[in-house]
C1' cells in the first nucleotide's frame, strides 16, 4: 500500500410579493429550489510577485444510479366471477419518467462565459417541484472503525 467480510455514523433544497375568487403557498403575473456516482485541459480554491507541477471543488436538463408510482411474486380477506382491498417481498422491465439549445473562446466544452429556454413521483386539498401525508421510513452513495488474505 491492500482483497473479502463485519459494525457504526451520515445521507434534499425551495412560495416572498401581487391578482381573481366563498375558498388557491395548488389557478394567473413576478419569485424561489436542484439528491448520489462519473466525465472537466480553459472556471474557482490551496496559492504566493509571476509561472509550472500537484491536490481539491465544480453539469437539474451529457452518461449512469436512487426513492415514489406502475409492473410483478407470495399470503390474508371480500366477491358467483371479473376483480378489489390489506400486508410482506422482488428490483427483472424502464412504462409514468423527466428536461437544452444558440452565440463566444479554444486543439478540445451540450460541463466554462454570455443569452434565451425547459424539467420535476404518488395520495390529500380549488388543479401543488415549493404545503400536508406515507416518512422517527427507504436509499444512490459518503465516511469511520474492526478485520486480516496475498
Nucleotide at each position: 500500500g491492500c482483497a473479502a467480510g463485519u459494525u457504526c455514523u451520515c445521507a434534499g433544497g425551495g412560495c416572498g410579493g401581487g391578482g381573481u375568487g366563498c375558498a388557491a403557498u395548488u389557478c394567473c403575473c413576478c419569485a424561489c429550489c436542484g439528491g448520489c456516482g462519473g466525465u472537466a485541459g480553459a472556471u474557482g480554491g490551496g496559492c504566493c510577485g509571476a509561472a509550472a507541477a500537484c491536490c481539491c471543488a465544480a453539469a437539474g436538463c451529457c452518461c449512469g444510479c436512487g426513492a415514489g408510482c406502475g409492473c410483478u411474486u407470495c399470503c390474508a380477506g371480500a366477491g358467483g366471477a371479473a376483480u378489489c382491498u390489506g400486508g410482506a417481498g422482488g428490483g427483472u422491465c424502464a412504462g409514468c419518467a423527466g428536461a437544452u439549445c444558440c452565440g463566444g473562446u479554444g486543439u478540445a466544452a451540450c460541463u466554462c462565459c454570455g443569452g434565451a429556454g425547459c424539467c420535476g413521483a404518488c395520495g390529500g386539498u380549488a388543479u401543488a417541484g415549493u404545503c400536508c401525508g406515507g416518512a422517527u421510513g427507504a436509499a444512490a452513495g459518503a465516511g469511520a472503525a474492526c478485520g486480516g488474505g496475498a

Predicted 3D model of a 150-nucleotide RNA (FMN riboswitch aptamer (RFN element)) from Devosia insulae DS-56. It was read from a public genome assembly, where an Rfam model found it. The model forms 100% of the base pairs in the Rfam consensus.